This is a predicted structure of a 107-nucleotide RNA (SAM riboswitch aptamer (S box leader)) from a Saprospiraceae bacterium.
Rfam family: SAM riboswitch aptamer (S box leader). Gene Ontology term of the family: regulation of gene expression.
The organism belongs to Saprospiraceae, within Bacteria.
It was read from a public genome assembly, where an Rfam model found it.
The model forms 97% of the base pairs in the Rfam consensus.
Model confidence (mean pLDDT): 83 of 100.
């Protein structure tokens, strides 16, 4: 880097280092010298993959633990395109989609 397939309304921070922006994308809105974002360290959250144990019997379902990733500001921080319902307009709720991110798989 394509590409397929599951989730993404929960859940988890301190210290160091460093010195300006960052929350992909575009608008909103937010977070940043009371020190962000990144990096390291140590803690922790979760339970994708993986071990094992029971059930079940061939589709699986439930626990245990935590080796491999992955996370710890805001719902994926809201929205973006399409539809519904309300609306006189603005907008307002609802469903999908499409991007995005993870995990597995594979090319």
């Nucleotide at each position: 880097u394509g590409c397929u397939u599951a989730u993404c309304a929960a859940g988890a921070a301190a210290g160091g280092c460093g010195g300006a922006g960052g929350g992909a994308u575009u608008g909103g809105c937010c977070c940043u010298a009371u020190g962000a974002u990144g990096c390291c360290u140590u803690a922790g959250c979760a339970a994708c993959c993986u071990a094992c144990c029971u059930c079940a019997u061939c589709g699986g379902a439930g626990g245990u633990a935590a080796g491999g990733u992955g996370c710890u500001a805001a719902g994926u921080c809201c929205a973006a395109c399409u539809c519904c319902a309300g609306u006189a307009a603005u907008c307002u709720g609802g469903a999908g989609a499409a991007a995005g991110a993870u995990g597995a798989g594979u090319g």